[in-house]
Background: Predicted 3D model of a 117-nucleotide RNA (SAM riboswitch aptamer (S box leader)) from a soil metagenome. Its mean pLDDT, the model's own confidence on a scale to 100, is 82. RNAcentral holds the sequence, with entries from MGnify.
């Protein structure tokens, strides 16, 4: 930078001591009954990568067929948890554009996060 996902799922424990939920704004929510960090164990399964199962494709063996073995795709599918990620609230929601008369609801974009190249 380009894809692809983001309404689901996951805490205990020391340690610290004041603000936090990406900026900036408006909500609205957590925090001394200790949030946020950090650490150590644990859980979670989104990508990658291993291992299984099923489908169809090709070669090769063998050859009516059938069966094997290899390649490589395809699956909301399974297992484990190896590299990252991740464990309050939909990315907590909103702003900008597009429909609904509008409060207010739906869709879209756009920032942002994560993983792969």
């Nucleotide at each position: 930078u380009u894809u692809a996902u983001c309404c689901a799922g996951a805490g205990u424990g020391g340690c610290u001591g004041a603000g936090g939920g990406a900026a900036c704004a408006g909500g609205c929510c957590c925090g001394a009954a200790g949030a946020c960090g950090c650490c150590a164990c644990a859980g979670c399964a989104a990508c990658c990568g291993g291992g299984c199962c099923g489908g169809a494709c090709g070669c090769u063996g063998a050859g009516c067929a059938g069966c094997a073995g290899c390649g490589a795709c395809c699956g909301c599918g399974c297992c484990a948890a190896g590299g990252u990620g991740c464990u309050a609230c939909u990315u907590c929601c909103u702003g900008c554009c597009c429909g609904g008369u509008a409060a207010c609801c739906g869709g879209g974009a756009g920032a942002g996060a994560u993983a792969a190249a």
Rfam family: SAM riboswitch aptamer (S box leader). About the family: The SAM riboswitch is found upstream of a number of genes which code for proteins involved in methionine or cysteine biosynthesis in Gram-positive bacteria. Rfam links the family to the GO term regulation of gene expression. Of the family's consensus pairs, 91% are formed in the model.